C1' cells in the first nucleotide's frame, strides 16, 4: 500500500424484501422462604462506532473515516 470481516444495551450475541430496535447473563424492585440459595414477575439501561449522502422513512441501501481481526503485497 491491496482485498476481505466484524462494530448494536454492563457483558456474549440476534435483529432475511429498508417500517417505531430484542434475547441471555447481569442490575434494581416485588412475590414465594423464619432467612439464604433458588424460582416465578416487573422495571431500568441504546446517538445501532463516526461523519455525510438516497429515501415519506435506515441498523438495513450507497460514500468517506476510525478501531479490531484476518489474507495477500512490499521493505528488512
Nucleotide at each position: 500500500g491491496g482485498g476481505g470481516a466484524u462494530a448494536u444495551a454492563g457483558c456474549u450475541c440476534a435483529g432475511u424484501u429498508g417500517g417505531u430496535a430484542g434475547a441471555g447473563c447481569g442490575c434494581a424492585c416485588g412475590c414465594a422462604u423464619g432467612g439464604c440459595a433458588u424460582g416465578c414477575g416487573u422495571g431500568a439501561g441504546g446517538u445501532c462506532a463516526c461523519g455525510g449522502g438516497u429515501u415519506c422513512g435506515a441498523c438495513u441501501c450507497c460514500c468517506g473515516u476510525u478501531a479490531u481481526c484476518u489474507c495477500c503485497a512490499c521493505c528488512a
This is a predicted structure of a 76-nucleotide RNA (transfer RNA) from a Vermifilaceae cyanobacterium. Taxonomically the source falls in Vermifilaceae (Bacteria, Cyanophyceae, Oscillatoriophycideae, Oscillatoriales). The coordinates come from a structure-prediction model, not an experiment, and the mean pLDDT is 81. Rfam family: tRNA. The family's RNA type in Rfam is transfer RNA. Rfam describes the family as follows. Transfer RNA (tRNA) molecules are approximately 80 nucleotides in length. RNAcentral records the identical sequence in 3 taxa.